[in-house]
Context: one part of a larger RNA
Formats: sequence, C1' cells, structure tokens
RNA sequence: UGAUGGGGGCCCACACAAGCGGUGGAGCAUGUGGUUUAAUUCGAUGCAAAGCGAAGAACCUUACCAGGGCUUGACAUGCCAUGAAUCCUCUUGAAAGAGAGGGGUGCCCUCAGGAACAUGAACACAGGUGGUGCAUGGCUAUCAUUAGCUCAUGUCGUAAGGUGGUGGGUUAAGUCUUGCAACGAGUGCAACCCUCAUGUUUAGUUGCCACCAUUGAGUUUGGAACCCUAAAUAGACUGCCAGUGAUAAGCCAGAGGAAGGUGAGGAUGACAUCAAGUCAUCAUGCCCCUUAUGCCCUAGGUGACACUCAUGCUACAAUGGGUGGGACAAAGGGUCGCGAUCCCACGAGGGUGAGCUAACUCCAAAAACCCAUCCUCAGUUCAGAUUGCAGGCUGCAACUCACCUGCAUGAAGUAGGAAUCGCUAGUAAUCGUCGAUCAGCCAUACGACAGUGAAUUCAUUCCCGAGACUUGUACA
Repeated sequence: UGAUGGGGGCCCACACAAGCGGUGGAGCAUGUGGUUUAAUUCGAUGCAAAGCGAAGAACCUUACCAGGGCUUGACAUGCCAUGAAUCCUCUUGAAAGAGAGGGGUGCCCUCAGGAACAUGAACACAGGUGGUGCAUGGCUAUCAUUAGCUCAUGUCGUAAGGUGGUGGGUUAAGUCUUGCAACGAGUGCAACCCUCAUGUUUAGUUGCCACCAUUGAGUUUGGAACCCUAAAUAGACUGCCAGUGAUAAGCCAGAGGAAGGUGAGGAUGACAUCAAGUCAUCAUGCCCCUUAUGCCCUAGGUGACACUCAUGCUACAAUGGGUGGGACAAAGGGUCGCGAUCCCACGAGGGUGAGCUAACUCCAAAAACCCAUCCUCAGUUCAGAUUGCAGGCUGCAACUCACCUGCAUGAAGUAGGAAUCGCUAGUAAUCGUCGAUCAGCCAUACGACAGUGAAUUCAUUCCCGAGACUUGUACA
C1' cells in the first nucleotide's frame, strides 16, 4: 500500500421492516439433471446455467445414429481436352445416383479464337458444427448506473509510498461548497439524444365535424374551430417568496404552473475483477482428419421415462360459473399477403372474391355494466387432465411427432410444511390486444400495447449486498 475481521462510528439500497400478490402442495407446458438408447447432436452449471443459444426440431433445419453411395469432391482458383448452355423422354433404384435415347447452336470475332456454362482426366488444392475460449480477436454477462479510477507539477518521506481523493456541511453522485501543502487536469457522474406529459405557430388529406344545409352512414356540399397527424418553437432554472443554514452549498414549506426540485420512462455502463461465457454467429494461431473426422441421400433420433430440480400456465370457485344484451382502447401487421360482402356448415372451416397504406383489412377488445339463471359449499352447472369416436386445416408427407373443431369421458385439486421470490404509483394485482420467427405449429414462451386499478413505507435494531473514513492483523 492492499486484502481481510462474527472491530468501531457514518451512509445507501424493495436489503430488512410495513403491506399486496406469488413460488414451494395438484394437473399440465417448457427447459435441465439422471437413466435408457443405434442415436437420444452440441454448448450454458451459485448469484451471473436451467421458457438459456433456439425470433418456431414432422422432411428440410441437423451438427447425432443406421443403411445406400461419392473421392479434385456440394463450394473456390489455376492447366488441358471435348462440347455452347438450358431442355425433353425411357429403364432401374427407398432416394442419392447409374444407364440409354432425342432435340439444339445463341453472344463477341482479326475466323486463329474468346466470354459464360457443362462433362472428363491428372495434380496443386478444396472441405471439417473436429480439438484447444487455459493461445486469441470481436461480442457478451457480472459487481453496477455502484461512484469511483487515474495523472502532471509541487511538496513530505532514505524508500515502498503519502498528499491532492482527508476535515466541517451537502448531494442520487469524487454533486457542490467551505477549510486545508497543495494547485490543476483527464475519465466516469450530470448535461447534450429518444419517447411521454402542456401551449403556440405552420399545414388540412386518406384524418376531424363546432356552426349551416343534408344522409341509412362525416355520406355529400361546406368548414379549418376542435380532435389528430408531423415539423418548428416556447416551457422547469431552486427562477420567485418565507423559514433554516456559516452572509455558503443546500434543505424545508409556499406561490404561480400542464409539469417542481434528476418531471416520468428509455438509451447511455469508468478503471479493474471472475484464465467468467462463446473456436457451434463470425474471424483466427497451433494441433488433428484427407477413398474420411469431408460430401450426397433415405429412414430414424434431437419428442425416450422409475425419477429430479427450475421457470411458467390453469385451477381449487359465489368478489364466482354458464346463457343473453348493448358499450369503451392503444399499439402493431398485410400483395407468394390481409381478406370485407354473400352462400354452405352446430363448428373448426369451405365456396365466392369487392377493396387495400391515416382510405381496405386483420378487428371480436376483454375484464367492467345490465337483465334473469345456478341457490349455498357440494368434488358441485367448480376444475379441466386423461381417453374414445367423428371431422377440419397446413404441407410431397401429420404413425413415431403438429395445430384446431364437435360429441362423449370427467382425474388430481377444497389455498399448499420448512423455506423462498417480486413489487413504492398509473406501480403491484387483474383483464384482454398485437408482433417477430413462421407453409403449419407443439407460444402457457419472448417482445411490445392499452383497460380497470390498490395497500404500505412508523423506521434503520437486525439479515443480505455496496460505499468512503478509522482501527486490529499469525495474510500478500
């Protein structure tokens, strides 16, 4: 100087406390471990692996396994020879492939040939999701959006080093102020960026409709006020006032204001740490394979199942279930697409096919509300697993192994032990909607969107974690 202490005082945080709702018990979904297997491809393993890579495993994907094939190769460059190429038919085969036949000559041209493409041969070489993330780049996680991490000059010390970065206050903050052998600087903090919340100006179509007519309907004439859209701009700065404080920084209360003290949310992640993760995104050193550890194909597997853990969904009901009725969103997607209308079907769906970028469409918002029903706590008109039958859709193909519909079936479950998780306001809880991936979908996941909308925080004693100061040390 660091590291560390079941040393000390200070300080912060959904860390505890105060509250609300969960997980842990049940069924199912998904992932992991284990076991099994010809194969159950590989990686990730406390927090910081386990609905993770995977924003889509029936074939493909696919890396695994079995079988059938290829060996200059599926792909690249170079050399030589032949033929332009593309194409069509037949035989064989599970396919890959193998064999046979047919048709056909384009472009440039100095008529030698050339460009592109195909086939064949020999080599140089290709190829590898083979190994090493403890050889690496890049990217990422974590401490942590925690407030730190450094340097120049000066100065102190023999030196390692110290000081500055400490003290008094203050802040979300090494934020600011004041004092001081320090005086300054860099990087983090903050601000600059995006979205939301208010006004003004400009602009009115495909959006809007106060007034005037009008209609089944903002439909038409009309309007530019309102809503909205999207560009510019204003606005918030402790600016004003009282108190407090050291006449400071600030703190506290108030006014005005759409918004008040970082307005709310996001993006933004210092120096280092963990030989953290990734050689299977990609790139790459070295090692290894080269008639195979490369390549093509068919079928299977990644979906197995005594069990195990993790993350979720649905429930155990009356603040509810089922039937009927008429309401109110936001954001997003659509031409290999979204698909209105009409007809058929109990339904999934089928037929038709108008319109479509503020125009048409996906689109029905659901909870909430109203009217009656169940009629009192029951394994029920709760719950929906499982199973049978009959259908639909996508797709060469739905058996292994998709989703959806109808009828029937009606399991466990009556609020979950020890333990443990999330959350401080438009938040939790609850209710639906959309999107990416995508032929279809195993999505209850992930990412966004709006609707309804709480309780509690008295406080820092204690638990976990972090920060700086001080102190001890058998540690470096």
The prediction has a mean pLDDT of 82. A computed fold for a 476-nucleotide part of an RNA from Trichopus zeylanicus subsp. travancoricus, annotated as small-subunit ribosomal RNA, 3' major domain. The organism belongs to Trichopus zeylanicus, within Eukaryota.